SAM riboswitch aptamer (S box leader) from Robiginitomaculum antarcticum DSM 21748, 105 nucleotides, folded computationally.
RNA sequence: UACUCAUCAAGACUAGCGGAGGGAUAAGGCCCGAUGAUGCUAGAGCAACCCCGAUAUGCUAUCGGACGGUGCUAAAUCCUUCGGGCAAGGCCUGAGCGAUGAGAG
Repeated sequence: UACUCAUCAAGACUAGCGGAGGGAUAAGGCCCGAUGAUGCUAGAGCAACCCCGAUAUGCUAUCGGACGGUGCUAAAUCCUUCGGGCAAGGCCUGAGCGAUGAGAG
């Protein structure tokens, strides 16, 4: 870096550094930010993809665990785009974009 599969409205903050923009990309909206954001580091925590155990089973399901590998800790992936549906100014659903994990190149 392209591919396959699964998940994405739940959950989880303190300290230090730093000093201006930030919330993936473009634009718009709406928010966060000198009462110091975003980011980085440490600790803590959340969750349960990998992992471990049990049971049933047959390669899957359910339940439990959390030493370890990742991940995550404002707002639905903050909202938007395209298709379809409906009792229609919104709701449901599929796809796309994106993120994370696992797998195999």
Rfam family: SAM riboswitch aptamer (S box leader). Its family is annotated with regulation of gene expression in the Gene Ontology.